A computed fold for a 1367-nucleotide RNA from an uncultured bacterium, annotated as small-subunit ribosomal RNA.
Rfam family: Bacterial small subunit ribosomal RNA.
The RNAcentral record of the sequence draws on ENA, Greengenes and SILVA.
The prediction has a mean pLDDT of 85.
[in-house]
């Protein structure tokens, strides 16, 4: 106590009146008796006495129907609001009348009895304001009237009186009338969800009569009638106490109904009545039930949803407190008693409000923390220190309001005969406070006792470090975390709030996201498939009436509290309090009469309709019937004719020599109707097509007459409603073609498919059912209004009017103005502007599914959810990328050619394997003769072994010594242990600089990791022609335009056009080189002429070549043609060169987390007697294999021998090295010359001439191996190159596949250089010699550029994504 209207121990919550009564159990007093103590007063004990105060139990009265609790039930006259008539009302108020006289009982009590108890029974006594009559009698009731009927109670104060009795007050009592307040009943309207609840009802609906009630009424009963309710939602199901109000919201609304206040309902559950003014009664009764308790087992007792409290349930909700002092209630004459109502206190930061936790000063910006670019910054005037203050808390003292009243005395007035009483008011005395150790005030001490919580990626104010490493974790949504996380965790700092702060749950808002205010439906969800039409909704132009709605005014009501306004009281506020205002609404009533409605009466070139005749009106509109062949298929018959046909991507099944197919003729039959034909016509939609007539529906135009609003829409309902392989029925008809099922052949991993050959239902007709479609214009129907242009169908009118033109009506179509639209688009056939009615929508999936209902023969249709799940699903448009889309165009891209690779041997790189190690990196193009322009040691980063630890290297400090050099021992060496020589430079004479050694510590070192933390550099698309910007314009926007288009180019090159105009990075050019010429210069280069020589050798010469500096030259400049013109292209002239002359350098915005931490640099991490450093040896050179790149070949365009000719570009002093001599040769000796246009490397080779070989594994080819050597080097074993002799492998042109190249190119031939001690006939970079073929062309492959199109892709087709199977 929002949950358990669950169960309850214990205490308390309703009593009171002795002034109604009989009384006297307890207490007290008095009187009295006895006794005890005492001299006694007196005290005490026991007894008597109701005499007194009082009072247990009882009789009697009033009250227990209020107050207090709870919200189970109830969808209802329960509540709210406004009304109504047929009623009752104790106590209270006002007015009238009365209160006379009797009687019989009965509790208590006594006696007896029963029972465990609760309690009960019998007999006896007694009182009353208990009970019953008599009298009186108004009202009332009955009755025609007469008349009848019709009540009561006393108690008490005071006064007079001996008494009896009398008087006078108070409170009661009886009766009547009225009032106030309270209650009962009836009615209109309002009051949740569900139609997957559509029919409900027999006391039901009404009437008559009766009964009953306080009272109306089917409330009950009898009889009669057959009604009553329902789509404006009856009935049924679910949920719920209702309201004032509360929260939210701009409002309209939405949600809620705890506290407070009004009403209702309930009191363990169900039922019932009694009493009473009032109940069908929370703390009354009876019965039944469940439960609990007591019991002697026979029988009894109980009801916290009163206040506390307990168990239980639950996320969760308090004390078994104080007091009647106040307010209120019951009783009482009153005092007073009772009161868990109430007032207070306690517990809980649960909410609201107020206050505190200090203030000022204080820079050495302390210490410490954190960060750091190491300078500093920050916490931070913050702290400390100094100077103050004292609220709250503590201690001490003072101290209210809330108190009105009661009572005693007394005064005045009233009542009264009265100076009694009693009542009212006053005065004086006395007395009443739970809270309360209160509020409040004063004093004292002392900064003393008092700050937290959340957050800091964006939304959203606030940032760094460390740890962690898709872990741990965070998360409201988006999303963070995979080694530099402002997002996790901690810390420092910051931000926000603050005795609170966060979280969770919930409501409203934002959400115009159910749209009344205030939404939509062409493509986002959403127009019913179409029509006819019921209810309903809406409805043309006048006029009269009514006054329904409507407008305006008045009156009543709309409780109080709350909200709002103005005051007042607590120091303020919250809070409390006074007054006012407001209050949708409802009711009554006055007025108005435009609009609406109703009634009446009219109107019509205005809406709608009818009729008539007319004009040749148009038409695939519909139903049934008849007819047709110029086409086609199939089947059958016959002729001709021969080997195939058919079918496919290719085939096969199938057909065919028993004659197919083909072809000609004939016949049969079914289905469908070519051309006309259309952007055309008709129909409501579905739909409708050969021809003919009959029957029949609708439409348009022109004109006249008539009706006179007859109209529009249309929930339900009724009808129509394509195709289908759907199917079903009538054992119906028909059957050419096509063709589920089925059969066969293929395809395939399989292929119950797609393809092929056949083929049954069916497709066709008749009758009936089915009721759905992307039934689409994805656009409901009707009406009105709003610029144009063009075509077309049908009609009418005008122009002489066939053509044609103009106007107009009805259709149909294209383009477009305004406007609309998210855009696309729509745009008089609206998706524009208005209006009427209907249908439908409310995130995606589940799902048009399930269940239920209805329909159907069935298949199925219609209506139509939820659980659960997702953070989206969707539309239109944009930019890219992509396409086995399109167009245009490039590139050795293909094609056309030439030569290769792939086969062989070898070289080299890689993978793999192996190994102690075979260091590391590079991996499609764009890794793989790559880093490496030189691995025997070194290099070297790897392995093994042996060593070092401030270290091989840098800076700083101290000591010693200059440095340096020679040398011994030991060891594999690094190293370790010694010996000798030797002194320099500066100097202020102390020392210093450089160097070496030793020592200590800061530190060094790392080719350790991360290229996905980076810089730099590089590759690639790609030398592809592109990539952008400013301003303007345009679009809501992303964006577009420019940059597209027409030409042209190698080119976004240029021209033209152009809402664009310009500009930048790219292209091109400027640069280098090469090709021609000129000028200048003339050695080491050159040599025409002159002289000379063996020789440009020398004299000489500058002409030439050449060298190397400067210039010239090429610009589509000129001519012709093409191009409309231009840009440009084609051809030509001249020229060394012609349209970019050849080659190079040069690489836009960007892409690939491309490559590189091992060139270098660098953040972070890791290592520190090792992942650093040194040394020796080994390895990087391995080898079953696989791949890439090359070399050499396979030969005769060749090999070999001999002879002979011609380059360019380079290099050279630790070098190139000539002549000459030696060696077969590699080479050795030698040393001239040259720092190089001088000397050297250095003979170029292919070529040419000639000889030979004769197609052979060869006089091809050279691998491999054996032997002998040379050179470099400390050292050629692992592991160098070269030479000579010998050996003579594979290989006879290379499968699938694949590479390069468009001209001085390919091919082929040699030469040089870098690196380098040496090592490259094969790599790389250069150089020259010889020197081709081919390109029709752009269909195709690959890559690329521009435009366009589609898109469900955007990590961008190596995308996305569906189904099946498996895990």
């Nucleotide at each position: 106590c929002c949950u358990a209207a669950u169960a309850c121990a214990u205490g308390c919550a309703a009593g009171u009146c002795g002034a109604g009564c009989g009384g006297u159990a307890a207490c007290a007093u008095g009187u009295u008796g006895u006794g005890u103590a005492g001299c006694a007063a007196u005290a005490c004990a026991c007894g008597a006495u109701g005499a007194u105060g009082a009072c247990g139990a009882g009789c009697g009265g009033c009250g227990g129907a209020c107050g207090g609790g709870u919200g189970a039930g109830g969808a209802a006259c329960a509540c709210g609001u406004a009304g109504g008539a047929a009623c009752c009302u104790g106590c209270c108020c006002u007015c009238g009348a009365g209160c006379g006289g009797g009687g019989g009982a009965u509790a208590a009590c006594c006696a007896g009895g029963g029972g465990a108890a609760a309690c009960c029974c019998u007999g006896g006594c007694u009182a009353a304001u208990a009970c019953c009559g008599c009298a009186u009698g108004a009202a009332g009731u009955c009755g025609a009237g007469a008349g009848a009927u019709g009540a009561a109670a006393g108690c008490u104060g005071c006064c007079c009186g001996c008494a009896a009795g009398g008087g006078u007050g108070g409170c009661a009592c009886u009766u009547g009338a009225g009032g106030a307040g309270g209650g009962g009943c009836c009615u209109g309207c309002g009051u949740c969800c569900g139609a997957u609840u559509a029919g409900c009802u027999u006391g039901u609906u009404g009437g008559u009569g009766a009964g009953g009630u306080a009272a109306u009424g089917g409330c009950u009963c009898a009889c009669c009638a057959a009604g009553g309710c329902g789509a404006u939602g009856a009935u049924c199901g679910g949920u719920a106490a209702c309201u004032g109000g509360u929260c939210u919201g701009a409002g309209a609304g939405g949600a809620c109904g705890g506290c407070c206040a009004g009403u209702c309902a309930c009191a363990c559950u169900g039922g019932g009545a009694c009493u009473g003014a009032g109940a069908c009664a929370c703390g009354g009764c009876c019965c039944a039930g469940a439960c609990u308790c007591c019991u002697a087992c026979g029988g009894g007792a109980g009801g916290c949803a009163g206040c506390a409290g307990u168990g239980g349930g639950g996320a969760a909700u308090a004390u078994u407190g104080g007091a009647c002092a106040a307010u209120g209630g019951g009783g009482g004459c009153a005092a007073c008693c009772c009161u868990g109502a109430u007032c207070c206190a306690g517990c809980g930061a649960u909410g609201c409000c107020g206050c505190g936790u200090g203030a000022g000063u204080g820079a050495a910006g302390a210490a410490g923390g954190c960060c750091c670019u190491c300078g500093g910054g920050u916490c931070g005037u913050a702290a400390a220190g100094c100077u103050c203050u004292u609220u709250a808390g503590g201690c001490c003292g003072g101290g209210a309001c809330g108190a009105a009243g009661g009572u005693c005395a007394u005064g005045u007035g009233g009542u009264g005969a009265a100076u009694a009483u009693c009542c009212a008011c006053g005065u004086g005395g006395u007395u009443u406070g739970a809270c309360g150790g209160u509020a409040c005030c004063g004093g004292c001490a002392g900064a003393a006792u008092a700050a937290g919580c959340a957050c800091c990626g964006g939304c959203a104010a606030a940032c760094u470090c460390u740890g962690u490493g898709c872990c741990a974790g965070c998360a409201g949504c988006c999303g963070c975390g995979g080694u530099a996380a402002u997002a996790c965790a901690g810390a420092g700092g910051g931000u926000g709030c603050g005795a609170g702060c966060g979280u969770u749950a919930a409501u409203c808002g934002g959400a115009a996201u159910u749209a009344c205010u205030g939404g939509g439906u062409g493509u986002a969800a959403a127009g019913g498939g179409c029509g006819c039409g019921u209810a309903g909704g809406c409805g043309g132009c006048g006029u009269g009436a009514u006054g329904u709605g409507u407008g305006u005014g008045a009156u009543g009501u709309g409780a109080a509290a709350g909200c709002c306004c103005c005051g007042g009281g607590c120091u303020u506020a919250a809070c409390c309090u006074g007054g006012g205002a407001a209050g949708g609404g409802c009711a009554u009533u006055g007025c108005a009469a435009a609009c609406u409605a109703u009634c009446g009466u009219g109107c019509u070139g205005g809406g709608a309709g009818u009729a008539u005749a007319u004009a040749a009106g148009a038409g695939a509109g519909g139903u049934g019937g008849g007819c047709g062949g110029a086409a086609a298929u199939u089947u059958c018959c016959g002729g001709u004719g021969u080997a195939g046909c058919g079918g496919u991507g290719a085939a096969a099944u199938g057909c065919g020599u028993a004659g197919a197919g083909a072809u000609c003729g004939g016949a049969a039959g079914g289905a469908a109707c070519g051309u006309c034909a259309a952007u055309g016509g008709c129909g409501a939609a579905g739909g409708c097509a050969g021809c003919c007539a009959c029957c029949u529906g609708g439409c348009a135009u022109a004109a006249u007459a008539c009706u006179g609003a007859c109209g529009c829409u249309g929930a339900g309902g009724c009808g129509c409603g394509a195709a289908a392989a759907g199917g079903c029925g009538u054992g119906g008809g028909g059957a050419a073609g096509c063709g589920a099922a089925c059969a066969g052949g293929a395809u395939u991993a399989g292929a119950u498919a797609c393809c092929c050959u056949g083929g049954u239902a069916g497709u066709c007709c008749a009758c009936g059912c089915u009721g759905u479609a992307a039934a689409c214009g994805a656009u409901g129907a009707g009406g009105a209004c709003u610029g144009g242009a063009u075509g077309u169908u049908g009609g009418c009118a005008g122009g002489g009017g066939a053509a044609c033109c103009u106007g107009u009506c009805a259709g149909u179509a294209u383009c477009g103005a305004a406007g609309c639209u998210a855009a696309c688009g729509c745009g008089a056939u609206a998706a524009g502007u208005c209006u009427u009615c209907c249908a439908c929508c409310u995130g995606g999936g589940a799902a048009g599914u399930a269940c239920g209902g209805c329909c159907g023969c069935a298949a199925g249709g219609u209506u139509g959810a939820a659980a659960c799940u997702c953070a989206a699903a969707u539309g239109a448009a944009u930019u890219g990328a992509c396409g086995g889309g399109g167009g245009c165009c490039c590139g050795c891209a293909c094609a056309a050619g030439c030569g290769g690779u792939g086969g062989a041997g070898c070289a080299u790189g890689u993978g793999g394997u192996u190994u102690a190690a075979u260091u590391c990196g590079a991996u499609g193009c764009a890794a793989c003769g790559c880093g490496a322009a030189g691995a025997a040691c070194c290099u070297u980063a790897c392995c093994u072994a042996c060593c070092c630890u401030u270290g091989a290297c840098a800076u700083c400090c101290u000591g010693c010594g200059a440095a340096u050099u020679c040398u011994g021992g030991u060891g594999a060496g690094a190293g370790c242990c010694g010996g000798g020589a030797g002194u320099g430079c500066c100097g202020a004479a102390a020392g210093g600089a450089a160097c070496g050694c030793a020592g200590a510590g800061a530190c060094a070192g790392g080719u350790g990791c991360u290229g996905c933390a980076u810089g730099g550099c590089u590759g690639u698309c790609g030398u592809c022609a592109g990539c952008u910007c400013g301003u303007g314009u345009u679009g809501u926007g992303a964006g577009a335009u420019g940059u597209u288009g027409g030409g042209u180019u190698a080119a976004g090159u240029c021209c033209c056009g152009u809402a664009a105009c310009g500009a930048g990075c790219g292209c091109a050019a400027c640069c280098c080189u090469u090709g021609u010429c000129c000028u200048u210069a003339g050695u080491u280069g050159c040599c025409a002429g002159c002289a000379u020589u063996a020789g440009g050798u020398u004299g000489g010469g500058g002409a030439c070549u050449c060298u190397a500096a400067g210039g010239a030259g090429a610009c589509u400049g000129c001519c012709g043609g093409u191009g409309a013109g231009g840009a440009a292209c084609c051809g030509g002239a001249g020229g060394a060169a012609g349209g970019c002359g050849g080659g190079g350098a040069c690489g836009a915005c960007g892409u690939c987390a491309a490559g590189u931490c091992a060139u270098c640099a660098u953040g972070g991490c890791c290592u520190u007697u090792a992942u650093g450093g040194g040394u020796a040896g080994g390895g990087c050179u391995a080898c079953a294999c696989a791949c890439g790149u090359g070399c050499u070949a396979c030969a005769a365009u060749g090999g070999g021998g001999c002879g002979u000719a011609c380059a360019g570009a380079g290099g050279g002093u630790c070098g190139c090295g000539a002549a000459c001599c030696c060696g077969c040769g590699a080479g050795g000796g030698g040393g001239a010359g040259c720092c190089a246009a001088u000397c050297c490397c250095g003979c170029a080779a292919a070529g040419c001439g000639u000889c030979u070989c004769g197609u052979a594994g060869u006089c091809c080819g050279g691998a491999u191996u054996g032997g002998a050597g040379u050179c470099u080097g400390c050292a050629a074993c692992c592991c160098g190159a070269c030479u000579c002799c010998a050996u003579g492998a594979a290989g006879u042109u290379g499968g699938a596949a694949u590479c390069g190249c468009u001209a001085g190119u390919a091919a082929u031939c040699g030469c040089g250089a870098a690196u380098c001690a040496g090592c490259a006939u094969u790599g790389u970079c250069g150089c020259g010699g010889u020197g081709a073929a081919u390109a029709c062309g752009u269909u195709c492959c690959c890559g690329g550029g521009c435009c366009u199109u589609g898109c469900a892709c955007a990590c961008a087709c190596c995308g996305c994504c569906c189904g099946u199977c498996a895990c």